[in-house]
Molecule: Glycine riboswitch aptamer
RNA sequence: AUGAAGGAUUCGGGAGAGACCGGUAUAAACGGCGCCGAAGGGGAAGCCGGCAGCAAACUCUCAGGCAAAAGGACCGGGUCUGGACG
Numbered sequence: 001a002u003g004a005a006g007g008a009u010u011c012g013g014g015a016g017a018g019a020c021c022g023g024u025a026u027a028a029a030c031g032g033c034g035c036c037g038a039a040g041g042g043g044a045a046g047c048c049g050g051c052a053g054c055a056a057a058c059u060c061u062c063a064g065g066c067a068a069a070a071g072g073a074c075c076g077g078g079u080c081u082g083g084a085c086g
Stems, first nucleotide, its partner, number of pairs: 006081008018033001020032003034066003040062001041060003046054002
């Protein structure tokens, strides 16, 4: 300073899958059967000459979830911070 990346915070958008059965208080726990993929976690295509490392919207479904609410990867905006290039 017509202030890059990054960080914090806030606002808006934001999918999937049983309001299953027993149980209960229209709940939870617990038991039974069936599912989902977008917090997190594992694997892994790929990147790389190789190792190391990184790692998808792919895969698993441990955790989580399957009316609404909440949560929600990710996308966009505001504010604060940051101080790269010039």